RNA sequence: AGAGUUUGAUCAUGGCUCAGAUUGAACGUUGGCGGCAGGCUUAAUACAUGCAAGUCGAGCGGUAACAGGAGAAGCUUGCUUCUCGCUGACGAGCGGCGGACGGGUGAGUAACGCGUAGGAAUCUACCCAGUAGCGGGGGAUAGCCCGAGGAAACUCGGAUUAAUACCGCAUACGCCCCACGGGGGAAAGGCCGGGAUCUUCGGACCGGUCACUAUUGGAGGAGCCUGCGUUGGAUUAGCUAGUUGGUGAGGUAAAGGCUCACCAAGGCAACGAUCCAUAGCUGGUCUGAGAGGACGAUCAGCCACACUGGAACUGAGACACGGUCCAGACUCCUACGGGAGGCAGCAGUAGGGAAUCUUGUGCAAUGGGGGGGAACCCGACACAGCCAUGCCGAGUGUGUGAAGAAGGCCUUAGGGUUGUAAAGCACUUUCAGCAGGGAGGAAUUAGUUGUAGUUAAUACCUGCAAUUAUUGACGUUACCCACAGAAGAAGCACCGGCUAACUCCGUGCCAGCAGCCGCGGUAAUACGGAGGGUGCAAGCGUUAAUCGGAAUUACUGGGCGUAAGCGCGCGUAGGCGGCUUAUUAAGCCAGAUGUGAAAGCCCCGGGCUCAACCUGGGAACUGCAUUUGGAACUGAUUUACUAGAGUGUGGUAGAGGGAAGUGGAAUUCCGGGUGUAGCGGUGAAAUGCGUAGAUAUCCGGAGGAACACCAGUGGCGAAGGCGGCUUCCUGGACCAACACUGACGCUGAGGUGCGAAAGCGUGGGGAGCAAACAGGAUUAGAUACCCUGGUAGUCCACGCCGUAAACGAUGUCAACUAGCCGUUGGGAGGGAUUGCCUCUUGGUGGCGCAGCUAACGCGGUAAGUUGACCGCCUGGGGAGUACGGCCGCAAGGCUAAAACUCAAAUGAAUUGACGGGGGCCCGCACAAGCGGUGGAGCAUGUGGUUUAAUUCGAUGCAACGCGAAAAACCUUACCUACCCUUGACAUCCCGUGAACUUUCCAGAGAUGGAUUGGUGCCUUCGGGAACACGGUGACAGGUGCUGCAUGGCUGUCGUCAGCUCGUGUCGUGAGAUGUUGGGUUAAGUCCCAUAACGAGCGCAACCCUUGUCCUUAGUUGCCAGCACAUUAGGGGAGAACUCUAAGGAGACUGCCGGUGACAAACCGGAGGAAGGUGGGGACGACGUCAAGUCAUCAUGGCCCUUACGGGAUGGGCUACACACGUGCUACAAUGGCCGGUACACAGGGCUGCAAACUUGCGAGAGUGAGCGAAUCCCAUAAAGCCGGUCGUAGUCCGGAUUGGAGUCUGCAACUCGACUCCAUGAAGUCGGAAUCGCUAGUAAUCGUGAAUCAGAAUGUCGCGGUGAAUACGUUCCCGGGCCUUGUACACACCGCCCGUCACACCAUGGGAGUGGGUUGCAAAAGAAGUCGGUAGCUUAACCUUCGGGGGAGCGCUGACCACUUUGUGAUUCAUGACUGGGGUGAAGUCGUAACAAGGGUAACC
Repeated sequence: AGAGUUUGAUCAUGGCUCAGAUUGAACGUUGGCGGCAGGCUUAAUACAUGCAAGUCGAGCGGUAACAGGAGAAGCUUGCUUCUCGCUGACGAGCGGCGGACGGGUGAGUAACGCGUAGGAAUCUACCCAGUAGCGGGGGAUAGCCCGAGGAAACUCGGAUUAAUACCGCAUACGCCCCACGGGGGAAAGGCCGGGAUCUUCGGACCGGUCACUAUUGGAGGAGCCUGCGUUGGAUUAGCUAGUUGGUGAGGUAAAGGCUCACCAAGGCAACGAUCCAUAGCUGGUCUGAGAGGACGAUCAGCCACACUGGAACUGAGACACGGUCCAGACUCCUACGGGAGGCAGCAGUAGGGAAUCUUGUGCAAUGGGGGGGAACCCGACACAGCCAUGCCGAGUGUGUGAAGAAGGCCUUAGGGUUGUAAAGCACUUUCAGCAGGGAGGAAUUAGUUGUAGUUAAUACCUGCAAUUAUUGACGUUACCCACAGAAGAAGCACCGGCUAACUCCGUGCCAGCAGCCGCGGUAAUACGGAGGGUGCAAGCGUUAAUCGGAAUUACUGGGCGUAAGCGCGCGUAGGCGGCUUAUUAAGCCAGAUGUGAAAGCCCCGGGCUCAACCUGGGAACUGCAUUUGGAACUGAUUUACUAGAGUGUGGUAGAGGGAAGUGGAAUUCCGGGUGUAGCGGUGAAAUGCGUAGAUAUCCGGAGGAACACCAGUGGCGAAGGCGGCUUCCUGGACCAACACUGACGCUGAGGUGCGAAAGCGUGGGGAGCAAACAGGAUUAGAUACCCUGGUAGUCCACGCCGUAAACGAUGUCAACUAGCCGUUGGGAGGGAUUGCCUCUUGGUGGCGCAGCUAACGCGGUAAGUUGACCGCCUGGGGAGUACGGCCGCAAGGCUAAAACUCAAAUGAAUUGACGGGGGCCCGCACAAGCGGUGGAGCAUGUGGUUUAAUUCGAUGCAACGCGAAAAACCUUACCUACCCUUGACAUCCCGUGAACUUUCCAGAGAUGGAUUGGUGCCUUCGGGAACACGGUGACAGGUGCUGCAUGGCUGUCGUCAGCUCGUGUCGUGAGAUGUUGGGUUAAGUCCCAUAACGAGCGCAACCCUUGUCCUUAGUUGCCAGCACAUUAGGGGAGAACUCUAAGGAGACUGCCGGUGACAAACCGGAGGAAGGUGGGGACGACGUCAAGUCAUCAUGGCCCUUACGGGAUGGGCUACACACGUGCUACAAUGGCCGGUACACAGGGCUGCAAACUUGCGAGAGUGAGCGAAUCCCAUAAAGCCGGUCGUAGUCCGGAUUGGAGUCUGCAACUCGACUCCAUGAAGUCGGAAUCGCUAGUAAUCGUGAAUCAGAAUGUCGCGGUGAAUACGUUCCCGGGCCUUGUACACACCGCCCGUCACACCAUGGGAGUGGGUUGCAAAAGAAGUCGGUAGCUUAACCUUCGGGGGAGCGCUGACCACUUUGUGAUUCAUGACUGGGGUGAAGUCGUAACAAGGGUAACC
């Protein structure tokens, strides 16, 4: 510090997610040690049991228990009982001090509660310091004793008694009150020691010490007041009667409405009152670079609370956790009358919960309480126990060790890896274990001695020093050391990317994983296991939570043309504000002082072996307050100014606004004239109008609405908006020159006004147009688009509504920042006189530099650079919706969520693809022609059906006479019944035997049984090779599956002209450029232009063939001239020609003319056998279709192994209501038949082609010459030509079908061959919609050959013969290429995608209501208590005139008030038949709304 995820890719926007740190954690799994910390976050739920606050006998009366002593009695002479407070001590009690601290918890509290800084009107026990005292009396009371009640708790009566308990008196420096005369108020003693003196022997007295009283000051503590700070909600906007203030009184320790009476009517609030929700606050903790954000466990400060609510008492202090009283709920005891209790103290229990410990030890230390002290008490505290809860530390061994062991895993089978890892060898012993030693935490306290103080004192007491004795829970302490032995000590998560780490097996969209993206549908590095690896390590992961990353709430530090600018003005508060003088000092700056607790963080040191941890010092605590100084800037006050703003004067333009009037054209309607059959409307029609006279045309009239031309990115207005002409009223703008005012300004939350269209209300008006509606069409439907009608409405007046894609999708104001060209309103100058030029100013447009922007674009009219103010945004959907509130007559508007759901949604640009987009161009693509198919019969293939099987594959073009260049058996893969199991075939091993062969039997055959002949080849003599049989196991075998695991091969777009690269340049980038443009070509062919320059694969050429010529060669081919011979080039001879087959020549736009741009090229011509690629073939770029093929072959994986392998028989692939493709033959006279007759090419042939001859009507048969072929054979070419016949008919056309008879092949023609002869003679008379081929030696037509093959072509592949027609042209159909445009497509239009309905699930709104919580108001009620009153009752101290008084208590009563009750509201939560929309879901239904020029009616609002 970033990364993943939207896209085919890109940049941006934007959300989601991850990596980090952290925790009082929990869960899973694992677990050896130590140190230091931490440990109910939930039920402030309920609590059994024990403990947590006592102490003082040196305050008191005393003696229940214990011990000692003394005495007495009994006797079993060392025991029991009794007595004595004598001693140590001490239960209960009186009294004092302390139980207000310490400890716990966070319910309440949004508050002076807390934090911080201040303040004045206060109190303070114990402590410190000072001053002054401590004299003399009195009356009670608990305990104890006696008695009574009660189950108990406890209570009552009587008698007696003490005090440092209580009450007077005296005294009063200081203290308090005061009218300044005066008045008032205290106390207590205890213990220790003692030389004189006194003594009732107790003591007095003196001294000391502790305590006591009054008072002053301090320290520490507490109370009160104030400034500032302190969560969210405005869908909470008004709140408040003791309320705000005053006067007086009361009350308090103290100011104060704190309380009361009276008076006044205030107080708080948009700088957020009130209300609701949530919450203890802080130092700090976590995170972060910081600013911030989140939190408030442990430790520390403050507050609040103590079962819930209320109340006071006591006291220095409480309205009191382990006190009291009352009410309530709950629990317990009870004799039913009545009582007891409060763990949010420490342990512990139950419950709740994901979850949080021992009913431990000790007062040794620290600290607290009381005490003179010793000592006592303390669940504070110190320690220990439990828990990996966290942090820190040290271990689980070290070295060596290659045969790279075994085993595991993988493997290309060679090896690799685990891995120096182990074993082995040599060492070490931390920690744990066992044995021994052993600090520190201890300071005190007591005794003795010395010394000093005090004192009369060498007593006492106190301080200091020395010395002796003594105190440790932890503790088997830390630490040290001996001993033994590698011995006792490693797991967890992860390994697709982010993110370090990879293979095998299993599984097969299943099981499962997942933080996000996403994995899994038979080869999963993503699931599960294993091996290996990576990361951490006594832990590791997961979950939850916080901050970070997130600049994703932006103060630091974001934005608003497309997420985000209010539709537009005016204007209140507020914010901001020109130049200048002076003053001030609020802001601001600097210094000083105080404070900012400690701990923590940070720095420097120190102590535990280190660290965590502990500890000393410093810094810091960014703050607040006070004070001193400064005066630039802001503010305040003040003095001037004119540049901002405004006023005045003179002009200018304008659909600016309002009102009144007025004009012509047109539509419609009405009246009249002319006139006749149609009009109107559409893509085409129809509805409609018209013989009752329309449309058309002329004249007249009526009425309403809108204003052609001018007219213009022209004008005006804030926006909405404004358009004939005239008049009146009226707003704003601009220009020029001066004068005046003197900052008067800008913006603007709330507020207020204006505000298109539609809509609403009332009343008018209504020509045209026109929602709704009706009819006609279109259509599968058509509640639409089109047509004919037509009502609201559109118009006017008044009043509402308040919204629009109210848009420049761009808030207002101001300043600054290159130019150029228009247009509009004004002014000035120059030339000039109709026009022009220059300058200036206000608008309105187009380009464009810098700059900005994600890009598009903006660019002085900014989206540039700045300032001021306002508004608004924070992922998509849900939703601008629900609820609430406000507005509205309604429609509805404004304000405005959440649950839930997704991992995207979006912007701009790029490359493609696509378009019922455009431009250019090509192709038998159309057109122009010729011939077909589709109709018939047959052949053949396919689908379907059938079947035991009808084997399998191919399926739009690009499957269908295709694989198959040949299914009777075989082929053959299918089916039936029958057999074999190392196998029909390969390799290895063992044994036997040559191999092989003859015959017979059973069987459908395979096979089985029997039988005959035969002993081979090589040899180093051991044996070996080949072959056959038997056996064993490794293995064979599979046309079984996957062409979506593959290789190879092939089809197709397409022989279309394209597809790319290097360098450079442009762009943030994907990409672009090049490859586009102008020409041209069959061509990205070439030329020119050109930020491109070059290059590659394609095109073309090179190859084969054909067309002309030449050279060479001359048999089996040829025969011109010779010549023999004649039936034949048959034999000579020849080498000319044809031909054969080798090599050459030739054609290149080379030449001429024209066009073109002086180019490329095109057009025409010459020559030439051939002319612009001469014709044909082979040749197929990058790629597309997961195209085809696992059944040609090869091959990964999976599957079968007495079978899915192998053998053999028969059957099937040939089935047949039907449908389709491809063909053949026809329908006839351009023909059929008969007779005669002519001319080919290219092939094939020994398991062959077969002549001639004989024979058969024929297929053929017999015999067989020749030929392994330029020699022989197949082999007669046919159409054609000559002649004849038929005469338009189901025929002398056509030949299917069927009957009979044959031939050939073959082991075998039944299923199921071809051919021949005789007979039979079906459909068919040129073919609907539709559709195919072909541009020249082509189509058409005619025959012929070959491959396959025993036989079996109408198929396929070749060959030649005869031999046309047409092409104006590119509008349209199809396919393709280039450029361009739009796009919401990218699986790419066979795309994407919307809504209703149906089903399932989820959350949510409404809902008759129902049930809780909180709370307001009005009442009722009134315990305990306090305060006030007081007829009644009771009463020790003091006073008394002895009657009583004073004072106190009980009772009664008034006020306040908790629980509780009633009525009526508000608010919130839960629930509710039914209901509304929303979201999600793999395949449902109906349509096709959106995205392409015009998504087929442009879209949107």
Source information:
Predicted 3D model of a 1501-nucleotide RNA (small-subunit ribosomal RNA) from an uncultured prokaryote. The sequence is in RNAcentral, with records from ENA. The coordinates come from a structure-prediction model, not an experiment, and the mean pLDDT is 84.